[in-house]
Context: one part of a larger RNA
RNA sequence: GACGAACGCUGGCGGCGUGCCUAAUACAUGCAAGUCGAGCGGAGUUAUUCCUUCGGGAAUAACUUAGCGGCGGACGGGUGAGUAACACGUAGGUAACCUGCCUGCAAGACCGGGAUAACAUUCGGAAACGAAUGCUAAUACCGGAUACGCGAUUCUCUCGCAUGGGAGAGUCGGGAAAGACGGAGCAAUCUGUCACUUGCAGAUGGACCUGCGGCGCAUUAGCUAGUUGGUGAGGUAAGGGCUCACCAAGGCGACGAUGCGUAGCCGACCUGAGAGGGUGAUCGGCCACACUGGGACUGAGACACGGCCCAGACUCCUACGGGAGGCAGCAGUAGGGAAUCUUCCGCAAUGGGCGAAAGCCUGACGGAGCAACGCCGCGUGAGUGAAGAAGGUUUUCGGAUCGUAAAGCUCUGUUGCCAGGGAAGAACGCUAUGGAGAGUAACUGCUCCAUAGGUGACGGUACCUGAGAAGAAAGCCCCGGCUAACUACGUGCCAGCAGCCGCGGUAAUACGUAGGGGGCAAGCGUUGUCC
Numbered sequence: 001g002a003c004g005a006a007c008g009c010u011g012g013c014g015g016c017g018u019g020c021c022u023a024a025u026a027c028a029u030g031c032a033a034g035u036c037g038a039g040c041g042g043a044g045u046u047a048u049u050c051c052u053u054c055g056g057g058a059a060u061a062a063c064u065u066a067g068c069g070g071c072g073g074a075c076g077g078g079u080g081a082g083u084a085a086c087a088c089g090u091a092g093g094u095a096a097c098c099u100g101c102c103u104g105c106a107a108g109a110c111c112g113g114g115a116u117a118a119c120a121u122u123c124g125g126a127a128a129c130g131a132a133u134g135c136u137a138a139u140a141c142c143g144g145a146u147a148c149g150c151g152a153u154u155c156u157c158u159c160g161c162a163u164g165g166g167a168g169a170g171u172c173g174g175g176a177a178a179g180a181c182g183g184a185g186c187a188a189u190c191u192g193u194c195a196c197u198u199g200c201a202g203a204u205g206g207a208c209c210u211g212c213g214g215c216g217c218a219u220u221a222g223c224u225a226g227u228u229g230g231u232g233a234g235g236u237a238a239g240g241g242c243u244c245a246c247c248a249a250g251g252c253g254a255c256g257a258u259g260c261g262u263a264g265c266c267g268a269c270c271u272g273a274g275a276g277g278g279u280g281a282u283c284g285g286c287c288a289c290a291c292u293g294g295g296a297c298u299g300a301g302a303c304a305c306g307g308c309c310c311a312g313a314c315u316c317c318u319a320c321g322g323g324a325g326g327c328a329g330c331a332g333u334a335g336g337g338a339a340u341c342u343u344c345c346g347c348a349a350u351g352g353g354c355g356a357a358a359g360c361c362u363g364a365c366g367g368a369g370c371a372a373c374g375c376c377g378c379g380u381g382a383g384u385g386a387a388g389a390a391g392g393u394u395u396u397c398g399g400a401u402c403g404u405a406a407a408g409c410u411c412u413g414u415u416g417c418c419a420g421g422g423a424a425g426a427a428c429g430c431u432a433u434g435g436a437g438a439g440u441a442a443c444u445g446c447u448c449c450a451u452a453g454g455u456g457a458c459g460g461u462a463c464c465u466g467a468g469a470a471g472a473a474a475g476c477c478c479c480g481g482c483u484a485a486c487u488a489c490g491u492g493c494c495a496g497c498a499g500c501c502g503c504g505g506u507a508a509u510a511c512g513u514a515g516g517g518g519g520c521a522a523g524c525g526u527u528g529u530c531c
Stems, first nucleotide, its partner, number of pairs: 001530003005527005012378006018371002020336001025334003029331003034071003039068002042065010078289003088213007097206002102202007110144004119134006148174001150173010179194006215261003222252003227249008264286004268279004291312005314325004342368001344367003350364001351362004381411004391402004415472001418466004425458001430453008475520005480501003486515005496503002
């Protein structure tokens, strides 16, 4: 000098930050991932119309939605246990790879089929939940056809960095939603938007490989059988002992293998003139993990925090047969500890998911609350005022000092208190009107612009104005030397102090108290850690 600090004494305000470093201990409760009815069949509510045997039934419209289906739950958020490793950083490689949504280009969307949930009936179970029979739909599922630059194979041309890459031609295998919502039309049909299929390319995100770099112990010196390499096969998006069969006997190591200990890595942060040393909180990038261990499924993407299965420990429910759970998400509780916050408000903004949109969801986020935990700023008054008042301390009794300090007088109103006014953050989306552009046979629709309507959690907050009154706001540590700052009394090697040297045994500037002084100041000291 610094700190995610703690402790002691003290404490006025504001802005901006920061806040379980310990038990990756266990968790009550609430919330943290949903959305789409413009994919589908039902069910329900309301309104209107029609029929009616007056019980009700049918149609249309609006709304709600359990289920099937789609997309998203692989992002965002948390933690640092493990990991000494291509985990990270940096520089490269992939002629060995994948990539949903998005963008561009090209082509397409033809003909059919069988189910199943919901629902109804019956049954089992304490529950969680399940079984049987029957019915039905789709952008759910399946079959066939058609492209083709996709895959396999043959030939030709061409290029390179070894395996090889690219282009063209011939033969064989593999796709679609016929969808939804509008507009025009009597209809056939045409058309717009969104969605769909195939291929090529881009973008983004990922995967794998390599050089180099960053730790302690040699009181750890030898380690290794899928081990090292080859051939073949399997597997993967993909190269590879990744896995397997066979063959060979290799591979690493004093330039530190192996073992043990410790540890997430970096941008950065602290210190230092620098070199260096230390750290890895907040913020950002990467990695790993999600009660412990293992496993796969689905999917473009997971071996998946709030998904599934198995085993284990723990907790809870039970009718004892069986079930349920996972805060290292946001709050919060217990425990541990020197120690670390509210079971708050809002989706108004930014961002994300879904949706054509309105919108819905969002403990991400935006805010507020608590804490002097840190940094910064402000205040606790200003001027004048000598009878140097009273009083305290001290004294050589003359005085000295607190001290212009106070009182008194004249002012000011920062901040706080009270009252009035009162934001920016809001751009939109959407609706209405008008205009322009691309496209179309034309319209609706699409894109852009203008005007109007309308949207704020914070918050009646910031800020501004006014009233009133010096009124409401100073402490802490030190005073032997280092080191700025001295006297009196008490005590008497006692009580005590102390960072080092050292003080204290009867005049202690070193202990305790008082007066005075010095330093810093809403803080001041102490302790801990690093330089």